[in-house]
Context: one part of a larger RNA
RNA sequence: CGUAGGAGAUUUGAGGAGAACAUUCCCUAGUACGAGAGGACCGGGAAUGACGUACCUCAGGUGUUCCUGUUGUCGUGCCAACGGCAUCGCAGGGUAGCUAUGUACGGAACGGAUAAGCGCUGAAAGCAUCUAAGCGCCAAGCCUCCUCCAAGACUAGAUCUCCCUGGACCUUCGGGUCCCUGAAGGCCGGUCGAAGACCACGACCUUGAUAGGCUGGGUGUGUACGCACAGCGAUGUGUUUAGCUUACCAGUACUAAUCAGCCGUGAGG
Numbered sequence: 001c002g003u004a005g006g007a008g009a010u011u012u013g014a015g016g017a018g019a020a021c022a023u024u025c026c027c028u029a030g031u032a033c034g035a036g037a038g039g040a041c042c043g044g045g046a047a048u049g050a051c052g053u054a055c056c057u058c059a060g061g062u063g064u065u066c067c068u069g070u071u072g073u074c075g076u077g078c079c080a081a082c083g084g085c086a087u088c089g090c091a092g093g094g095u096a097g098c099u100a101u102g103u104a105c106g107g108a109a110c111g112g113a114u115a116a117g118c119g120c121u122g123a124a125a126g127c128a129u130c131u132a133a134g135c136g137c138c139a140a141g142c143c144u145c146c147u148c149c150a151a152g153a154c155u156a157g158a159u160c161u162c163c164c165u166g167g168a169c170c171u172u173c174g175g176g177u178c179c180c181u182g183a184a185g186g187c188c189g190g191u192c193g194a195a196g197a198c199c200a201c202g203a204c205c206u207u208g209a210u211a212g213g214c215u216g217g218g219u220g221u222g223u224a225c226g227c228a229c230a231g232c233g234a235u236g237u238g239u240u241u242a243g244c245u246u247a248c249c250a251g252u253a254c255u256a257a258u259c260a261g262c263c264g265u266g267a268g269g
Stems, first nucleotide, its partner, number of pairs: 001152001005163007015149004021049007033038001051106005060099003066093005071086006111143002117137004164268001166179005180266001185263003189205005210256003213252005220244002226239005
């Protein structure tokens, strides 16, 4: 810009993309077959590998924003308690998130038309012949079926809902100028997000739980500081399963989402 008014939702599916895998074991059955050795078709069941998709409940990894221990040194006047630096100083754990080696699921089945092939009926050619007319069966392959995208599919589709019903003048009758009007909706701006390079997408903007803070809970660390007691002391015990606790779950307007602005018209060749 188009989709013959504008807008918000929900969709149909022309078309396109993806996927399509393989193996082992058991039963049927040591049956059919075979002198034996061996050993099935058909049908049913159970697993596995690789690949793919999603997820983080389990059990792991990471987790320089959480907790603890500890070495050296410097600092807060000293003790104690803390802080800085040394690869996050080193070490032991670990929430959320992200992850695979973890978890779940998938390849299918039905159908249609076929290839090679197997047939029925059947002439040309009194026979024969699957073929010439006609009619069947049949593949991991083809078309569907499954997943995703999809109406710029110019054949531009469909459904639902919402919005706009002024005046004067001119006119080549298509429309134009001035005044009034400015809808539905969108944009901009802000607080943000398991959305994200930017943009986009999604939530919210006081008629508010969007983020931060605070409160409660959870989780993780592992029993804080101070004081008291025991010990010459290192240290231990009690207060105390304490103290602290990031990204998690709720609640709560305390803080910040202020007030505004812009686009979009007037019933539609």
This is a predicted structure of a 269-nucleotide part of an RNA (large-subunit ribosomal RNA, domain VI) from a metagenome. Model confidence (mean pLDDT): 90 of 100. The RNAcentral record of the full RNA draws on SILVA. Its Rfam family is "Bacterial large subunit ribosomal RNA". Its family is annotated with ribosome and structural constituent of ribosome in the Gene Ontology.